The RNA shown here (SAM riboswitch aptamer (S box leader)) has 91 nucleotides and comes from a mouse gut metagenome. The coordinates come from a structure-prediction model, not an experiment, and the mean pLDDT is 85.
RNA sequence: CUUAUCAAGAGUGGCGGAGGGAACGGCCCGAUGAAGCCACGGCAACCUGCAUACAGCAAGGUGCCAAUUCCGGCGGUAAGCGCAAGAUGAG
Numbered sequence: 001c002u003u004a005u006c007a008a009g010a011g012u013g014g015c016g017g018a019g020g021g022a023a024c025g026g027c028c029c030g031a032u033g034a035a036g037c038c039a040c041g042g043c044a045a046c047c048u049g050c051a052u053a054c055a056g057c058a059a060g061g062u063g064c065c066a067a068u069u070c071c072g073g074c075g076g077u078a079a080g081c082g083c084a085a086g087a088u089g090a091g
Base pairs, nucleotide, nucleotide: 001091002090003089004088005087006086011040012039013038014037015036019029020028021027024072025071026070041065042064043063046061047060048058049057050056069085073083074082075081
């Protein structure tokens, strides 16, 4: 850069110590313990394997496990709409 998806789903313990939710604004989460690291667990099914007309099964590689991508921006009368920004996969 191209492309697909983003309303669903899934956490405990140990270490650690005050931050975290992309940026900015808001609004939240946090000493009943944030980030980070480790262990174990889970979700999902993009790649992968099996099967194959589809549907599907598995879970090896990623990813993910507060809140719609937490909300918001621009267009549109409005929409579960389009665009932008971001995240993840594949190339």
The RNAcentral record of the sequence draws on MGnify.